This is a predicted structure of a 73-nucleotide RNA (transfer RNA) from an Oligoflexia bacterium. The sequence was found in a public genome assembly. NCBI's taxonomy places the organism under Bacteria, Pseudomonadati, Bdellovibrionota, Oligoflexia.
RNA sequence: GGGGCAUUAGCUCAGUUGGUAGAGCGUUUCCAUGGCAUGGAAAAGGUCAACGGUUCGACCCCGUUAUGCUCCA
Repeated sequence: GGGGCAUUAGCUCAGUUGGUAGAGCGUUUCCAUGGCAUGGAAAAGGUCAACGGUUCGACCCCGUUAUGCUCCA
């Protein structure tokens, strides 16, 4: 220098051919117990890495950039 992959909640990760995003763990509150552990219920938490484009509509398609991993030189 060139190619490929990844980037989504505090962490680990899903998300089907474009139709307004979820799980587990964690956090907070409540219930059960005299208390802990444990079990149950609920809630909070996301400008989907950034910018631009296509589209009525983008986590998803296209381009560029950033970071990490990897291959070639």